[in-house]
Molecule: transfer RNA
Organism: Candidatus Sumerlaeota bacterium
């Protein structure tokens, strides 16, 4: 330098044919316990990497850029 895949909650990851962003773990509060852990209930937490384009409407489609992983040279 070229190619492929990826970037979504604190972490690991889903998200179908474009139509109100989700799960597990973690965190906070409550229940339980002598207490802690486990367990149960509830809750908070998102510029969907970034800048544009298309569209009535974009995490999703198109283009540029940045970063990560792998392959080729």
């Nucleotide at each position: 330098g070229g190619g492929u895949g990826g970037u979504u909650a604190g972490c690991u990851c889903a998200g179908c044919u474009g139509g109100u962003a989700g799960a597990g773990c973690a965190c906070u509060g409550g229940c339980c316990u002598c207490a802690c852990a486990u367990g149960c209930c509830a809750g908070g937490g998102g510029u969907c990497g970034u800048g544009g384009g298309u569209u009535c409407a974009a995490a999703u489609c198109c283009c540029g850029c940045a970063c990560c992983a792998c392959c080729c040279a």